Lysine riboswitch aptamer from a mouse gut metagenome, 168 nucleotides, folded computationally. The coordinates come from a structure-prediction model, not an experiment, and the mean pLDDT is 79. The model forms 85% of the base pairs in the Rfam consensus.

[in-house]
RNA sequence: GAUAGAGGCGCACUUCGCCAAGAGUACCCGACGCCAAUGCCUUGCAGGGCAGGCCCGGGGAAAGGGGCUGGUGCCGAAGACGGUUCCCGCUGCAAAGGGGGCCGGACUGGGCGGACGAACUAAGAGUCGUUCGACUGUCGCAAAUGGUAAGAUUUGCGGAGAGCUAUC
Numbered sequence: 001g002a003u004a005g006a007g008g009c010g011c012a013c014u015u016c017g018c019c020a021a022g023a024g025u026a027c028c029c030g031a032c033g034c035c036a037a038u039g040c041c042u043u044g045c046a047g048g049g050c051a052g053g054c055c056c057g058g059g060g061a062a063a064g065g066g067g068c069u070g071g072u073g074c075c076g077a078a079g080a081c082g083g084u085u086c087c088c089g090c091u092g093c094a095a096a097g098g099g100g101g102c103c104g105g106a107c108u109g110g111g112c113g114g115a116c117g118a119a120c121u122a123a124g125a126g127u128c129g130u131u132c133g134a135c136u137g138u139c140g141c142a143a144a145u146g147g148u149a150a151g152a153u154u155u156g157c158g159g160a161g162a163g164c165u166a167u168c
Base pairs, nucleotide, nucleotide: 001168002167003166004165005164008075010074011073012072013071014070017068018067019066027059028058029057030056033054034053035052039050040049041048042095043094044093045092046091047090078108079107081104082103083102084101085100086099087098088097109136110135112133113132114131115130116129117128118127138159139158140157141156142155143154144153145152
C1' cells in the first nucleotide's frame, strides 16, 4: 500500500400490507345570534387573491411524518459543522427557515438511559446537538490467577475509528 473482516437493540435507504396518531381537524350542509372591514395566503416593504371570524346541530376525510414485518447496501456504516449550488411558498426584493446535490476537513468508536436545548411538526412519535451516567467492543499500560512457555481469564487506569484484526 492492497484485499478481507469484527463490534450489535449496529448504521442508512426502502416496497406491499397492517396499526396508532393526524381528528371529530380540514371540508360540506343547516339554524338563531354575536364581532367587524376585522381575518387568511411564513416575516418586512410594494402588489395580487379570497370574503370572513365566533357559537350550536348534522355529516365527515386525506397527505406528509411514525411503528411493525420484509428487502437492499454497508461497518465513518452514518451524523453534525462549514462552503457552494439547485428547489420550496400568490408575484417582486430582502430576511429567516426547510429539502436535495457536490466539495471539505479530521468534530463523534458504538448503542442505551437521564437532563437541557434546536428545527420541522398535529405531536414527541421520530431527528439533531450539548452534557452526565453506567454498559459494550478495540488497543496500550499495570497487577493478579493459572500455565514450562505461547496464548487465555479477571481487575484497574488511559487513548481514539486517520483506529483494530487477518492475509498478501